Notes:
The RNA shown here (transfer RNA) has 73 nucleotides and comes from a Gemmataceae bacterium. Its mean pLDDT, the model's own confidence on a scale to 100, is 80. RNAcentral holds the sequence, with entries from ENA. It matches the Rfam family "tRNA". By type it is a transfer RNA. Rfam links the family to the GO term triplet codon-amino acid adaptor activity.
RNA sequence: GCCGGCGAAGCUCAAUAGGUUGAGCAGCGCUCUCGUAAGGCGAUGGUUGUGGGUUCGACUCCCACCGCUGGCU
Numbered sequence: 001g002c003c004g005g006c007g008a009a010g011c012u013c014a015a016u017a018g019g020u021u022g023a024g025c026a027g028c029g030c031u032c033u034c035g036u037a038a039g040g041c042g043a044u045g046g047u048u049g050u051g052g053g054u055u056c057g058a059c060u061c062c063c064a065c066c067g068c069u070g071g072c073u
Base pairs, nucleotide, nucleotide: 001072002071003070004069005068006067007066010025011024012023013022019056028042029041030040031039049065050064051063052062053061
């Protein structure tokens, strides 16, 4: 230099032809116990990497950029 893949909750990841975002773990509160751990219940937490475009509507489609990563030279 060329060609791909991936960026979403604190972490690991779902969201099948566009329909308005979730799970597990961690943390917090409550419950249970003489006490701790485990178990049970509940709530909180994301302008979906950034900026544009298309659309009534975008995590999803298109463009550019940023970061990580793989291959080729």